[in-house]
Context: one part of a larger RNA
Molecule: large-subunit ribosomal RNA, domain II
Organism: uncultured Bacteroidota bacterium
RNA sequence: GCCUACGAGUUACUCCUCAAUGGCAAGGUUAACUCCUUCAGGGAGGUAGCCGCAGCGAAAGCGAGUCUGAAUAGGGCGUAUAGUCAUUGGGGGUAGACGCGAAACCUGAGUGAUCUACCCAUGGCCAGGAUGAAGGUGCCGUAACAGGUACUGGAGGUCCGAACUGGUAAGCGUUGAAAAGCUUUCGGAUGAGCUGUGGGUAGGGGUGAAAGGCUAAUCAAACUGGGAGAUAGCUCGUACUCCCCGAAAUGUUUUUUGGAACAGCCUCGGUAUAUAGUGUCGCAGAGGUAGAGCUACUAAUUGGGUAAGGGGGUGUCAAAACCUACCGAACUCAGAUAAACUCCGAAUGCUGCAGACAUGUUCACCGGGAGUGAGCCCUUGGGUGCUAAGGUCCGAGGGCGAGAGGGAAAGAACCCAGACCAUCAGCUAAGGUCUCUAAAUCUAGAUUAAGUUGAACUAACGUGGUUCAAUCGCUAUGACAGCUAGGAUGUUUGCUUGGAAGCAGCAAUUCAUUUAAAGAGUGCGUAACAGCUCACUAGUCGAGCGGUUGAGCGUGGAUGAUAAACGGGCAUCAAAUCUAGUACCGAAGCUAUGGAUUCUGUGUAAACAGAGUGGUAGGGGAGCAUUCCAAUUGCGUCGAAGGUGAAACGUGAGUUUUGCUGGAGCGAUUGGAAAAGCCAAUGUAGGC
Numbered sequence: 001g002c003c004u005a006c007g008a009g010u011u012a013c014u015c016c017u018c019a020a021u022g023g024c025a026a027g028g029u030u031a032a033c034u035c036c037u038u039c040a041g042g043g044a045g046g047u048a049g050c051c052g053c054a055g056c057g058a059a060a061g062c063g064a065g066u067c068u069g070a071a072u073a074g075g076g077c078g079u080a081u082a083g084u085c086a087u088u089g090g091g092g093g094u095a096g097a098c099g100c101g102a103a104a105c106c107u108g109a110g111u112g113a114u115c116u117a118c119c120c121a122u123g124g125c126c127a128g129g130a131u132g133a134a135g136g137u138g139c140c141g142u143a144a145c146a147g148g149u150a151c152u153g154g155a156g157g158u159c160c161g162a163a164c165u166g167g168u169a170a171g172c173g174u175u176g177a178a179a180a181g182c183u184u185u186c187g188g189a190u191g192a193g194c195u196g197u198g199g200g201u202a203g204g205g206g207u208g209a210a211a212g213g214c215u216a217a218u219c220a221a222a223c224u225g226g227g228a229g230a231u232a233g234c235u236c237g238u239a240c241u242c243c244c245c246g247a248a249a250u251g252u253u254u255u256u257u258g259g260a261a262c263a264g265c266c267u268c269g270g271u272a273u274a275u276a277g278u279g280u281c282g283c284a285g286a287g288g289u290a291g292a293g294c295u296a297c298u299a300a301u302u303g304g305g306u307a308a309g310g311g312g313g314u315g316u317c318a319a320a321a322c323c324u325a326c327c328g329a330a331c332u333c334a335g336a337u338a339a340a341c342u343c344c345g346a347a348u349g350c351u352g353c354a355g356a357c358a359u360g361u362u363c364a365c366c367g368g369g370a371g372u373g374a375g376c377c378c379u380u381g382g383g384u385g386c387u388a389a390g391g392u393c394c395g396a397g398g399g400c401g402a403g404a405g406g407g408a409a410a411g412a413a414c415c416c417a418g419a420c421c422a423u424c425a426g427c428u429a430a431g432g433u434c435u436c437u438a439a440a441u442c443u444a445g446a447u448u449a450a451g452u453u454g455a456a457c458u459a460a461c462g463u464g465g466u467u468c469a470a471u472c473g474c475u476a477u478g479a480c481a482g483c484u485a486g487g488a489u490g491u492u493u494g495c496u497u498g499g500a501a502g503c504a505g506c507a508a509u510u511c512a513u514u515u516a517a518a519g520a521g522u523g524c525g526u527a528a529c530a531g532c533u534c535a536c537u538a539g540u541c542g543a544g545c546g547g548u549u550g551a552g553c554g555u556g557g558a559u560g561a562u563a564a565a566c567g568g569g570c571a572u573c574a575a576a577u578c579u580a581g582u583a584c585c586g587a588a589g590c591u592a593u594g595g596a597u598u599c600u601g602u603g604u605a606a607a608c609a610g611a612g613u614g615g616u617a618g619g620g621g622a623g624c625a626u627u628c629c630a631a632u633u634g635c636g637u638c639g640a641a642g643g644u645g646a647a648a649c650g651u652g653a654g655u656u657u658u659g660c661u662g663g664a665g666c667g668a669u670u671g672g673a674a675a676a677g678c679c680a681a682u683g684u685a686g687g688c
Base pairs, nucleotide, nucleotide: 001688002687003686004685005684006683011095012094013093015092016091017090018089019088020087021086022085023084024083027051028050029049033045034044035043036042037041055062056061065077066076067075068074098237099236101234105227106226107225108224110223111222117201118200119199120198121197122196123195124194125193126191128160129159130158131156135152136151137150138149139148140147164188165187166186169184170183171182172181203219205215206214207213240623241622242621243620244619245618250263251262252261253260254259264372265371266369267368268367269366270365271364276362277359278358279357280356281355282353283352284351285350291344292342293341298338299337302334303333304332305331309327310326311324312323313322314321375400376399377398378397379396380395381394382393383392384391405416406415407414420595421594422593423592425591426590427589431585432584433583434569435568436567440582442581443580444579445578446577447576453571454570461556462555463554465553466552467551468550469549470548471547472546473545474544482540483539484538485537486536488513489512490511493507494506495505519534523532524531596613597612598611599610600609601608602607624677626674627673628672629671630670631669632668633667634666635665642661643660644659645658646657647656648655649654
């Protein structure tokens, strides 16, 4: 891992409540127990008790009333009658209460020191080598000591190093040879040493050269039995079928936020049928949002004018007075802001109506049963945040949740569209029609040259890429571009300056002359001149040229880690983009044909008509199967159950028939009762 078997809403109660069914009914009902009868349940009795028939008040108490109160007021609770017993079922309560699951807590004079910690008693063990303390002896030495030297001696938590004991480093081992080892290496090795045997200390206790260590592979409180099915607002699991309806992720409160209570939303039954409910239109309303506005307030605010007052200065004994590159209320002109501003002010939405039309119980109330109370995405009005977030918090709508199907390559939420079943029928939606791939290489006109684009997104700012439009000019009296030629004179204008001559700078009536034309000069250049060039003019050439504005498509800007963001191939008068059009494809949508089923209506019925039949949590309904029991009734060695194939029937759970196997029991109908249905619980046991 698979297979087989087992495996989870049960049972009890003088309990509560509701529904269905039945009995009796202002009443209903017996319990223990007794008797009778058959041996297994009946029958008869039994009125103790319980519920109901009257309530109100704290009570005395009064009573269809009573309490409060001064009240004969008002108000509260009552009074109009239906109950009760039994059975079955839904839910609750008390019990382990659907099943499995803690870590823990308590208890017993419970069991443990054969492991290990420390202690007590009594024994044992430590090759060999090294070092050479005190002391001693001889000699020297001293007045005597001291001291020196040689030898002797054999001390030490001394040294090296086996046994022994430990466990430093690395490697191996890591489903091991081993639930702690092996190899190499390393520490101690006469000591606070190691070790044998016997004994002691026991669980909030011991022991501890202290690590919360050790206390039998168990230790921040051992192990074993018991309380015990502890408790678990937590996790997991919870078993056949079909049919009808179908949520919530919100509000308030909560030692409350992953749990609850009440309300909301779902379901089932009942009661009411109207002027119910809902939608559209009409009419009537409330209101201060969007917008707008502010010389209409409050607050904020830019520039100008005017200006009270102030600052500074002059003046002066003081003041007046005067001045000002200062500040500036108020007023005024122009501009202009606001969720907590409003002289104004919508659209929607909301409320109402003996209104009209449509729909037709969808509304409401009473009662039984729930689940939900983590929500999420998109569009939109806002707060918060950075007008950040697949962010967060509210409002409105849609969707997912609980929704399959088609499109978007692939995708909970986007676009289309709501799946009762069947069909080798048709029409469409979104989206598509070269090919992968169903359907146009369709028609007409334009744009793009960037593979832009063709299904993610990309800015400010650039762009003589190209197309279109508008407008203003020039042009056969010759434009525009090119080429040839001229581009002069007063004058080196004046000032400034070392210089300033068109061209450093300043000023100017930038003037005037000759001209076809030529600036007191457009740029380069010089120290200053010079020189080159331009404006402007003529000639040549021979047809369009130039400016401005707007629009379309493109282009740069353009940057991410494998090559890799049209889905691929690929596509350029397109298979790209824009405009107009026709045809086709395309879904579980719609239609067609047949069938099933729910509700409503019609109908005596058969049936017909209409509207439905996606669905998680959850509510309701109808069934299938298993085991046993009772009654009735059957099958079986001419082959029961079971196993394994096949066929038929039923929407399905399943049922029936039959071949082979098997070898002795097994059904059907109607009721009843349950140890009553398994894929899951790191489920339990067995097998493979």